Context: one part of a larger RNA
């Protein structure tokens, strides 16, 4: 100089208290671990690994097994050839990959500058080489995560030290801020703020909206700046009330992530040094695996009920999406869905029913008219194909579960909680993910204490 400290001081964070809602018990999703298996592909392991790569494993995906193949190869570039050898139609073996026939086409494979030039399909020969989801993330770029949106972290002159080094960056204030301000180095860079986007108010303008208006949407504009006023203060920065105003002091919210740290984490996104591999650790191909199950954990969905099930009534969104799609009405089916096929390249047409709410009638505290596992049977969709292995209906069954043990976790406002809607991947597959809007709280005295972080000072046998 740093790091540590069950040293000390100032300060901050949903750090902790005040509160509300979960996890931990139950049942299923989903991921790990363990175990199991031919194989159960790999990678990630406090926090920061465990609904994580994967924004969607029936097959493909896939990299795992066992088998059937192939060997200049599925894939490039070079060297030789050939002109129907390609295309197209049809047989026969096979699980297929893949062998082995016939048949059209032969006056032209295809462009040409008319030179077998070029390029595309074939064949062949080995020889160069292909190829590897193989090793190495402790050989690497790039790309992330993390402290942590913390307030830091640095330099250049000058002055100080023999020198590590220090000073500026300490100090008195103040702030979200190393943010101002003042003082007794002067400036500076990266961070901090602004500057970018949505979003709250109002104007103008124009309309594929809307009944002229109003709303809506779309562009451009006003508008907030501690600007006004008292008050504190040193009359410095501020910080405390108040007026105005939709909005008041960073209005909300999102993007943005300083020097470095963890030899983090990715060689299986790509890209790459070395290594190994070269009739296999490459490559084709059906078939099984990744979806196993005494069992442990992690995230979650559904619940145990009257603020509630269940039946009929009846309103209110928002964002998004749609031409291999989005599908109205109208009919058939109890229903999944089928059938139609209108309008819709979309402020038009559809997906679309928003749900909770809210108004009626039931059920009257049970394992119940809760709860819905798990099953048996009927069927629907998707798709070459739902046995291992999708989802979705209708009957039938009707398990655990009566608010969860020691621990633990998110949340400070349009937030939590609780409702539903929609996208992405996607042929089907969503309790995950990412967005959208509807009801709409409770509490915060405080800063002693747990956690983790900033500044300064100290103590050290640590580096």
């Nucleotide at each position: 100089u740093g790091a540590c400290g069950g040293g000390g001081g100032c300060c901050c964070g949903c750090a902790c208290a005040a509160g509300c809602g979960g996890u931990g018990g139950a049942g299923c999703a989903u991921g790990u671990g363990g175990u199991u298996u031919a194989a159960u592909u790999c990678g990630a392991c406090g926090c920061a690994a465990c609904g994580c790569g994967a924004a969607g494993a029936a097959c493909c995906u896939u990299a795992c097994c066992a088998g059937c193949u192939c060997u200049u190869g599925a894939c490039a570039u070079u060297c030789a050839c050939u002109g129907a050898u390609c295309g197209c139609c049809u047989g026969g073996a096979g699980a297929g990959a893949u062998c082995u026939g016939g048949g059209c086409c032969c006056u032209u494979c295809a462009g040409u500058u008319c030179g077998g030039c070029u390029g595309g399909c074939g064949u062949c020969c080995a020889c160069a080489c292909a190829g590897g989801u193989g090793c190495u993330g402790c050989a690497u770029g790039g790309c992330u995560g993390u402290c942590g949106u913390c307030a830091g972290c640095u330099c250049g002159u000058g002055g100080c030290g023999u020198g590590a080094g220090a000073u500026g960056u300490u100090g008195g204030g103040u702030u979200a801020a190393g943010u101002c301000c003042c003082g007794a180095a002067c400036g500076a860079g990266c961070g901090c703020a602004a500057c970018c986007c949505c979003u709250g108010u109002g104007a103008g303008u124009a309309g594929u909206a809307g009944a002229u208006g109003a709303u809506c949407u779309a562009c451009c504009c006003a508008g907030a700046c501690u600007g006004c006023c008292g008050g504190u203060c040193g009359c410095a920065a501020a910080c405390c009330g108040g007026a105005g105003g939709a909005a008041g002091g960073c209005g909300g919210g999102g993007a943005u992530g300083a020097c470095g740290u963890c030899a983090a984490g990715u060689c299986c996104u790509c890209a790459u040094g070395g290594c190994c591999u070269u009739u296999a650790u490459g490559u084709c191909c059906a078939g099984g695996g990744c979806u196993a199950c005494a069992c442990a954990c992690g995230u979650g969905c559904u619940a145990c009920a009257a603020u509630g099930g269940a039946c009929g009534g009846u309103a209110c969104a928002a964002a998004c999406c749609g031409c291999u799609g989005c599908g109205a009405a109208g009919c058939c089916g109890c229903g999944a869905g089928g059938u139609g096929g209108a309008g819709c390249u979309a402020a038009u047409c559809g997906c679309a029913a928003a749900a909770a709410a809210c108004c009626g009638u039931u059920c009257u505290c049970a394992g119940u008219u809760c709860g819905g596992a798990u099953u048996g049977c009927a069927g629907g969709c998707u798709g070459c194909a739902a046995c291992u292995c999708g989802c979705c209906u209708g009957c039938a069954u009707g398990a655990a579960g009566c608010u969860g043990g020691a621990a633990u976790c998110g949340c400070u406002a349009g937030u939590a909680a609780u409702g539903g809607c929609a996208g992405a991947u996607c042929a089907g597959c969503a309790u995950g993910c990412u967005g959208c809007c509807g009801u709409g709280a409770a509490u915060a005295c405080g800063u002693u204490c747990c956690c983790g972080g900033g500044c300064c000072u100290u103590g050290u046998a640590c580096a």